[in-house]
RNA sequence: GCGGGUAUGGUGGAAUAGGCAGACACAAGAGACUUAAAAUCUCUCGGGGGCGACUCCGUGCCGGUUCAAGUCCGGCUACCCGCA
Numbered sequence: 001g002c003g004g005g006u007a008u009g010g011u012g013g014a015a016u017a018g019g020c021a022g023a024c025a026c027a028a029g030a031g032a033c034u035u036a037a038a039a040u041c042u043c044u045c046g047g048g049g050g051c052g053a054c055u056c057c058g059u060g061c062c063g064g065u066u067c068a069a070g071u072c073c074g075g076c077u078a079c080c081c082g083c084a
Stems, first nucleotide, its partner, number of pairs: 001083007010026003019067001028044005046057004060076005
């Protein structure tokens, strides 16, 4: 230099003929139970704004297509694999 793959909450990891982003699990927080704890059960768990109903943003980065993009297209970055 060329080709291929991967990038999503704190972690692993879903969503692949474009249609509510974060299923499920772990971790974490609160509560119940307990003399106390562990275990178990329930709820919460990306960020901003709002008293609230709600609203805006968020999938490595920057653009594009589209009513709508994690998903399609272009460029770039990082890592992994192969070729030279």